[in-house]
The RNA shown here (small-subunit ribosomal RNA) has 1513 nucleotides and comes from an uncultured rumen bacterium.
RNA sequence: AGAGUUUGAUCAUGGCUCAGGAUGAACGCUGGCGGCGUGCCUAACACAUGCAAGUCGAACGGAGAGAUGAUGUGAGCGGAUGAUUAGCUUGCUAGGAUUCCAAUCUUUUCAUUUUCUUAGUGGCGGACGGGUGAGUAACGCGUGGAGAACCUGCCUCUUACAGGGGGACAGCAGCUGGAAACGGCUGAUAAUACCGCAUAAGCGCACGGUAUGGCAUCAUACAGUGUGAAAAGAUUUAUCGGUAAGAGAUGGCUCCGCGUCUGAUUAGCCAGUUGGCGGGGUAACGGCCCACCAAAGCAACGAUCAGUAGCCGGCCUGAGAGGGCGGACGGCCACAUUGGGACUGAGACACGGCCCAGACUCCUACGGGAGGCAGCAGUCGCGCAUAUUGCACAAUGGGCGCAAGCCUGAUGCAGCGACGCCGCGUGAGUGAAGAAGUAUUUCGGUAUGUAAAGCUCUAUCAGCAGGGAAGAAAGGCUCCGCAAGGAGAGAUGACGGUACCUGACUAAGAAGCCCCGGCUAACUACGUGCCAGCAGCCGCGGUAAUACGUAGGGGGCAAGCGUUAUCCGGAUUUACUGGGUGUAAAGGGAGCGUAGACGGAAGAUCAAGUCUGAUGUGAAAUCCCAGGGCUCAACCGUGGAACUGCAUUGGAAACUGAUUUUCUAGAGUACCGGAGGGGUGAGCGGAAUUCCUGGCGUAGCGGUGAAAUGCGCAGAUAUCAGGAAGAACACCGGCGGCGAAGGCGGCUCACUGGACGGUAACUGACGUUGAGGCUCGAAAGCGUGGGUAGCAAACAGGAUUAGAUACCCUGGUAGUCCACGCCGUAAACGAUGAAUACUAGGUGUGGGUGAGCAUAGCUCAUCCGUGCCGCAGCUAACGCAAUAAGUAUUCCACCUGGGGAGUACGUUCGCAAGAAUGAAACUCAAAGGAAUUGACGGGGACCCGCACAAGCGGUGGAGCAUGUGGUUUAAUUCGAAGCAACGCGAAGAACCUUACCAGGCCUUGACAUCCCGAGGAAUGAUAUAGAGAUAUAUCAGCACUUCGGUGCCUUGGAGACAGGUGGUGCAUGGUUGUCGUCAGCUCGUGUCGUGAGAUGUUGGGUCAAGUCGCGCAACGAGCGCAACCCUUGUCGUCAGUUACUAACAUUUAGUUGAGGACUCUGGCGAGACUGCCGAGGUUAACUCGGAGGAAGGUGGGGAUGACGUCAAAUCAUCAUGCCCCUUAUGUUCUGGGCUACACACGUGCUACAAUGGUCGGUACAAUGAGAAGCAAAGUCGCGAGGCGGAGCAAAUCACCAAAACCGAUCCCAGUUCGGAUUGCAGGCUGCAACUCGCCUGCAUGAAGUCGGAGUUGCUAGUAAUCGCGAAUCAGCAUGUCGCGGUGAAUGCGUUCCCGGGUCUUGUACACACCGCCCGUCACACCAUGGAAGUUGGGGGCGCCCAAAGUUGGCUAAUUAAUCUGCUACCUAAGGCGAAACCAAUGACUGGGGUAAAGUCGUAACAAGGUAACCGUA
Repeated sequence: AGAGUUUGAUCAUGGCUCAGGAUGAACGCUGGCGGCGUGCCUAACACAUGCAAGUCGAACGGAGAGAUGAUGUGAGCGGAUGAUUAGCUUGCUAGGAUUCCAAUCUUUUCAUUUUCUUAGUGGCGGACGGGUGAGUAACGCGUGGAGAACCUGCCUCUUACAGGGGGACAGCAGCUGGAAACGGCUGAUAAUACCGCAUAAGCGCACGGUAUGGCAUCAUACAGUGUGAAAAGAUUUAUCGGUAAGAGAUGGCUCCGCGUCUGAUUAGCCAGUUGGCGGGGUAACGGCCCACCAAAGCAACGAUCAGUAGCCGGCCUGAGAGGGCGGACGGCCACAUUGGGACUGAGACACGGCCCAGACUCCUACGGGAGGCAGCAGUCGCGCAUAUUGCACAAUGGGCGCAAGCCUGAUGCAGCGACGCCGCGUGAGUGAAGAAGUAUUUCGGUAUGUAAAGCUCUAUCAGCAGGGAAGAAAGGCUCCGCAAGGAGAGAUGACGGUACCUGACUAAGAAGCCCCGGCUAACUACGUGCCAGCAGCCGCGGUAAUACGUAGGGGGCAAGCGUUAUCCGGAUUUACUGGGUGUAAAGGGAGCGUAGACGGAAGAUCAAGUCUGAUGUGAAAUCCCAGGGCUCAACCGUGGAACUGCAUUGGAAACUGAUUUUCUAGAGUACCGGAGGGGUGAGCGGAAUUCCUGGCGUAGCGGUGAAAUGCGCAGAUAUCAGGAAGAACACCGGCGGCGAAGGCGGCUCACUGGACGGUAACUGACGUUGAGGCUCGAAAGCGUGGGUAGCAAACAGGAUUAGAUACCCUGGUAGUCCACGCCGUAAACGAUGAAUACUAGGUGUGGGUGAGCAUAGCUCAUCCGUGCCGCAGCUAACGCAAUAAGUAUUCCACCUGGGGAGUACGUUCGCAAGAAUGAAACUCAAAGGAAUUGACGGGGACCCGCACAAGCGGUGGAGCAUGUGGUUUAAUUCGAAGCAACGCGAAGAACCUUACCAGGCCUUGACAUCCCGAGGAAUGAUAUAGAGAUAUAUCAGCACUUCGGUGCCUUGGAGACAGGUGGUGCAUGGUUGUCGUCAGCUCGUGUCGUGAGAUGUUGGGUCAAGUCGCGCAACGAGCGCAACCCUUGUCGUCAGUUACUAACAUUUAGUUGAGGACUCUGGCGAGACUGCCGAGGUUAACUCGGAGGAAGGUGGGGAUGACGUCAAAUCAUCAUGCCCCUUAUGUUCUGGGCUACACACGUGCUACAAUGGUCGGUACAAUGAGAAGCAAAGUCGCGAGGCGGAGCAAAUCACCAAAACCGAUCCCAGUUCGGAUUGCAGGCUGCAACUCGCCUGCAUGAAGUCGGAGUUGCUAGUAAUCGCGAAUCAGCAUGUCGCGGUGAAUGCGUUCCCGGGUCUUGUACACACCGCCCGUCACACCAUGGAAGUUGGGGGCGCCCAAAGUUGGCUAAUUAAUCUGCUACCUAAGGCGAAACCAAUGACUGGGGUAAAGUCGUAACAAGGUAACCGUA
């Protein structure tokens, strides 16, 4: 920093999407360690249990428990004594009565002793700390000020003081109520509890005075008078307290400036409301409250109302400006189950206090009570989702206390969670047989991959063992010191045996997740087959998917990785920085003008903005910089910078502003002048139309593409005259005029607006723009009343049409016209807001003015309008270009993807129609602009073609042949399908062919390669069975050799494989058709264009031709055209057999001799080139005419087919990928079928006859093929043909002509036309003519008398007509391909049909008109509006009732003081009521959107077939 996506491609507009960062996150898969952080975002839902606020005995009276001492009672460890008894080792052992001492325990009483505990009184603290964010849009918060309008416990300092009394109340005791909670009565009692009295100032209050200061109310100081209020003791004698006053510090309270979300579809709000005076109340100001008086106050600079929200330091993002957020940490606020209330106190209207009310929960003996986790844990529940009912007061901090100390879910720690950030590890080196496995493969290999294994090494982490912290030195104690302070010794660790260090040990325990079509790094195989699925956008998937699923491989990140959600970024896509509005979204229809914004020149003053200096503040943390501490980092701590702000103050005065003095260039006024469809009213005029009357006149008129309806013999139309009526004003008339726009057109008059030119007298910035507002505003439409000739919605009729509620025609009512009043919209357009200034020119035109001249006029200059062209510049391009869309300034309006929708709801306006304002849900990835190349047009221009026309002959009708469709069938094998399938593949289906069907065989196979075994043949002949394939039998039957064997063949076996006319021509190659033998299709360089592209290749000529000249920002080139090739037409030359024969000879015969002249043959040449002449043309190309010539303007014919189009044809010629079959979809055999037959179509043949038929006579070709062949003569047969076999591998032989011509006959008939069909008899080929061949003879003798609509071929040796040959082939052409014979007619011409080419134009088409596309209806789904209503919610208003409570009033008894009861006002909750608002829901209903192949039409895009579109009915 950008990228993808609208198009065939391009540029720009514009949205959507992606890559980045972040999170109190959640979910999926996975999970080794540590550090530091962090963790109910939802139900301010409900809470079991434990803990979270106590402390002081140095305030007090008690109570209890000890200690010590004394005293008495009881028990009694142990010791001494040792009566008596037993044993035996006879002096030892065991047992032990009695008595004495006595640790210790128990207990009674006492003490001027002493320690501990603490229910109560009392003091201090429970207003801090901790939680939460419901409410709050507010002086709540932030920032800066003010308090001369205030308070402040504990703390610090200063001054002064503490005298002397009094009576109570708890605890306690007794009695007593209650289930309990909790009380009641009587009696006694202490204090640092309570109450008087004394004393007291520089304290408070009141009064007046003096001085100083202040913006004001006033403040301060001083002196005076009057008046008022204090106190408490404890103790270890060190101290700690108490009272009054002053000051400080700290904390709080109040007020003010500025800032602080969205909605105007919320525009008016407010009655204590705004102010005053006087009171009350408060720490204090104040309508804070009250009485009275006044009627104010707020609001477009957004009041009120509604919605949302705790605010900030900061956090995330961003280049910044901004945008989003306010979790943790810190400051402030608010709240504590909901609502109200006060008490106490320095401080509360109080989270773990009180009272009342409501809801809920719990206890209950039913009488009554208790409770409040938004403290820490924890539970239920909600929810995508958030932790332990842990340890400790060791540290820090807090409360109480003199202190020790106690309390502390604050806090310090630990636990759980990858929730986040940071760090570390899961090993390192070596290692090619490139192992195995896996994947793939063109089978060779390649990849995984030095990866593994193996070898060598290391040990961070985890595990084991050993050592082991810092955080902790204060306070306290002792000592010194008057004190401040100093010195000393010793104690204290929850975390934790943790951090950290060391040792041994083993690579052992530690890798996943996402992605791999493009964006975006990374590709293959298989499976699937628009299925399953993927997808952030574009989009993948319909049989070869790098996009689905799996695998291998690869890429990315890594203890995480992806997904989802949200925010910023990219997005300059709300644009302050930094956008736009002619056509993409967007200029208001136009003017006047209010507020506002902006504003000419000169001077002076001020200093609000502005600039600058200083000061204060901008808390800390955060960010940034520097250096520091944890091994590093995250993290922490130190210093600096910064905090872009606000305030105060000193200064400057250019600019803006304010005030003031002037000016005239802007603007306006005055005077003079001309121009004009400017407006309003009145009057007048002629032409035309229609109607009426009369005349003339007769059968039609009218209308159309053609008609009809209509009018007309009752006299129309046409024509003449007269009359009536209404509407509009031809020519002039002009991108000419006027007007703000809409708009304005005969003439005259009246009234009236504006612009312009000239002059420079006057005013002196009076200007520009203009939200709201007001006015004007085409047509249609509406109301009332007129008017109505023509035209003409609706309507009627006639046509058209498949239909025709249309287009066309005949009629025709509203309306169009006038007056008055509404409406207020148009594609109200220059799709271009207004104003001012500046910026090359050229040329018209309208209205003025000035100057000059050679004066019917011309030229120059200038001002104001109105057009065209054009430079710079601008623009996406088109284009604009002094009338800007250029360069600048000012103001207003408007836009932000398409659809939904200018719709709904609400509101305003309107008589209505409707107008104005103006959304959302939902849905799409586009919609749209300009230009480009094509294609297309029932657009245009030009040109060509047997395209039409002019002709000739066919086809369509008949019969038959042949192909196709259809039908049938066991099968009727398959393909070809508009032209460009259909006598096509097939140049020839009886078997074969053959691919089809039925049936019978074979299974490594009919055919190819490889291996093993056996054999010697292979092969041929015969016989039998069989439909045959086949099977069996018999016979005949081997080559080489180095003698090992080999070759070849047969047979058997196993598998690799063979085989497939099975599928896919939409996987392909090759080949072919077609546009089209049409004249086109491109490239290089240059140039133009932002670009796609253009130019060249267009233009004016010419040609068969992009053929050739000329011109030209083009110059050249290539593939095509032409030419070169073949053939034919003339001549020459060479050659002369099998061809030829003039002369000579010969002969039945060019037969032979001979000839080389002719014909012919085949080699080589010549010839034609617009070369010559004339005319035209541009002096060109070329065209026309002419000469000569066999041939004349490419002489005729052929071969030759550009870039490409049709997913054109062919997998059945062949080849081939993939798929499929493998005792069959292969192979083989017999028979059948491809030959079927109600029918339809194509292509042909033969005809319908006299230009003919039949019979007879008679003449003339060319191309070709010929040995399993062509076959002569001769002969037989009516004939097909048979016999025969000369000759010929061919200019030698043979196949070999017909029409024509001559003559005869037929005489217009279903015939002497026509020959189908059928019968009989034959011939030929062939193993075989039944299905199913061809030919002959005799007989039979069908349809058909020239063919509807339509359609086709052909422009000269052509059409037409006549026969001949060949390929295929045993046989089988009416087909095909060739050959020659005879041999025409017509072409004015390009209007039309068809096809093609070039240029141009329009386009909403690009799969390209067989395109695109609109609306109703039908089905499904989605969101939404209306709706009789129904339900719920929050808020306000009015009325009723009213708890607790403060204050006030009244009041009993009584005290040292207090304590009571009643009541008034206010008032939470509650009840009732009327409206408004919001939300949900509702039978039915309206439109909208979406949706592969539904219905009806064809509206739009081309002149879209009636040009389209806007407004209105």